[in-house]
RNA sequence: CAGAGGCGCGGGCUUGAUGAGUCCUGCCGGGGAAGGGUGCCGACCCGCUGAUUCACCCGGUACAAAAGGCAAGACCGCCGAAGCAUUUCCGGAGCGGCAUCCGGAUCUGCUGGGCGCGUACCGAACAGGUGCGUGACUGUCACAUAGCGGCGAUGCCGCUGUGUGGAGUGCUG
Numbered sequence: 001c002a003g004a005g006g007c008g009c010g011g012g013c014u015u016g017a018u019g020a021g022u023c024c025u026g027c028c029g030g031g032g033a034a035g036g037g038u039g040c041c042g043a044c045c046c047g048c049u050g051a052u053u054c055a056c057c058c059g060g061u062a063c064a065a066a067a068g069g070c071a072a073g074a075c076c077g078c079c080g081a082a083g084c085a086u087u088u089c090c091g092g093a094g095c096g097g098c099a100u101c102c103g104g105a106u107c108u109g110c111u112g113g114g115c116g117c118g119u120a121c122c123g124a125a126c127a128g129g130u131g132c133g134u135g136a137c138u139g140u141c142a143c144a145u146a147g148c149g150g151c152g153a154u155g156c157c158g159c160u161g162u163g164u165g166g167a168g169u170g171c172u173g
Base pairs, nucleotide, nucleotide: 001173002172003171006079008078009077010076011075013073014072015071016070025062026061027060028059029058030057031056035046036045037044039098040097041096042095082111083110084109085108088105089104090103091102092101093100112138113137115135116134117133118132119131120130121129122128140166141165142164143163144162145161146160147159148158149157150156151155
């Protein structure tokens, strides 16, 4: 520098299902007070303290979404592809702080790869994802061994099978 592993990895685009007859909004009815607005505190806002109205909650009815996640298709970038955990910073979730979550950058570390099972968390989900544990499978190299073949021949080399083991900062050219 170029390659290999295969249900191989990632990205956006298009379409579809799910999300969901759910959120929101209108109307009707019921409840409703020191109540509600983020998990907590503060501030602020909306209410109540007075008949009706009314914050908010529940039920019914009319209308009726979206995002993340998922599947398929073609395309693009690839083989530390990529993923995960941690540190720090920035932005966001109505304001400030803490916490949590999401996105981006960064530090350090781990993981060869896909899959099954168990478990915890995220998630609307029985989908999917992630962490941990485990099981065979697969690719690669090393060692040992068996068979076959080759050679400059009591030893080496190559191919195939079997067994054990290692890790991508690897392997092949």
This is a predicted structure of a 173-nucleotide RNA (Lysine riboswitch aptamer) from a sheep gut metagenome. The RNAcentral record of the sequence draws on MGnify. The prediction has a mean pLDDT of 79.